[in-house]
RNA sequence: GGUUCCACAGUGUAACUGUUUGCACGUCUGCUUUACACGCAGAAGGUCCUGGGUUCGUACCCCAGUGGAGCCA
Repeated sequence: GGUUCCACAGUGUAACUGUUUGCACGUCUGCUUUACACGCAGAAGGUCCUGGGUUCGUACCCCAGUGGAGCCA
C1' cells in the first nucleotide's frame, strides 16, 4: 500500500433481507429471613462508533472516516 471481518445499556451477546433494540449477568426497590445469601416480583439504564447518502421509513442498505483484528505485498 491492497483486502476481509468486527464496533449495540456497566459487561457479554441476539436482532433471518428496513417499520417501538431484546436476553443473561450486574445495579436499584419491594417480598421472603432475626440478619445475610438464595429465591420471587418490579424498576432504572441505549444519540445501536462518527458523519453523509438512499428511502415514506434504516441498528440493518450505500459511501467516507475513526478504532480493533486477520490475510497478502
This is a predicted structure of a 73-nucleotide RNA (transfer RNA) from Pteropus vampyrus. Its Rfam family is "tRNA". About the family: Transfer RNA (tRNA) molecules are approximately 80 nucleotides in length. Rfam links the family to the GO term triplet codon-amino acid adaptor activity. The prediction has a mean pLDDT of 81. The source organism's lineage runs through Eukaryota, Bilateria, Gnathostomata, Laurasiatheria and Pteropus. The sequence is in RNAcentral, with records from Rfam.